This is a predicted structure of an 87-nucleotide RNA (c-di-GMP-I riboswitch aptamer) from Methylococcaceae bacterium UBA7658. NCBI's taxonomy places the organism under Bacteria, Pseudomonadati, Pseudomonadota, Methylococcales, Methylococcaceae.
[in-house]
RNA sequence: GUUGAAUCAAGCCACACUUGUUGCGAAACAAGGCCGGAAAGUCACAGAUCUUUUAUAGAAAGCUUAGAAGACGGCUGGAUUGCAAAA
Numbered sequence: 001g002u003u004g005a006a007u008c009a010a011g012c013c014a015c016a017c018u019u020g021u022u023g024c025g026a027a028a029c030a031a032g033g034c035c036g037g038a039a040a041g042u043c044a045c046a047g048a049u050c051u052u053u054u055a056u057a058g059a060a061a062g063c064u065u066a067g068a069a070g071a072c073g074g075c076u077g078g079a080u081u082g083c084a085a086a087a
Stems, first nucleotide, its partner, number of pairs: 002087002012037002017032006035074001041080003045077003049071007
């Protein structure tokens, strides 16, 4: 320098849930918590799902389809960065 696994060691993150705050909302942030994770680090490029709204069919609500703006990386793919056994 390259490859690089949960076999050792040392570590890391933090599901659900609770409280507070922000947001129309999906949800996010902080504290507690610890289901799990070998990228459960980062990125919204492609798709999936979800929210708000417009249109369509439509008595109303709901639902179908399409558009716009968002959420989501612990939904999948992709891009990118990193520790480490061993070789």